[in-house]
RNA sequence: GUUUGAAAAAGGCAAAACGCGACGAAAGCGCGUGACGCAAAGCCUCCGGUCUUCAUCAUCUGAUAUGAUAGCGGGGCUACCGAA
Numbered sequence: 001g002u003u004u005g006a007a008a009a010a011g012g013c014a015a016a017a018c019g020c021g022a023c024g025a026a027a028g029c030g031c032g033u034g035a036c037g038c039a040a041a042g043c044c045u046c047c048g049g050u051c052u053u054c055a056u057c058a059u060c061u062g063a064u065a066u067g068a069u070a071g072c073g074g075g076g077c078u079a080c081c082g083a084a
Base pairs, nucleotide, nucleotide: 002084003083004082005081012038013037017033018032019031020030021029023028036071042077043076044075046074047073048072049069050068051067055064056063057062058061
């Protein structure tokens, strides 16, 4: 450097739920408790999907991200330990 995650060690992250928020229009996000899981569940919306609709357009309930999701999938970048 390449491939790889069977066993091992050191550690890491943290779903649901609950609480809080001089965060947000919402989806959602942050912090605390928590422990479903994760070998990139580290980082990035480039592509597809999904969610939301302040606003805009249509006009009376529809359409559309510029919003959200990286723990929906693909892709890009970076990385600990072990094995071959």
This is a predicted structure of an 84-nucleotide RNA (c-di-GMP-I riboswitch aptamer).
Its mean pLDDT, the model's own confidence on a scale to 100, is 86.
The model forms 95% of the base pairs in the Rfam consensus.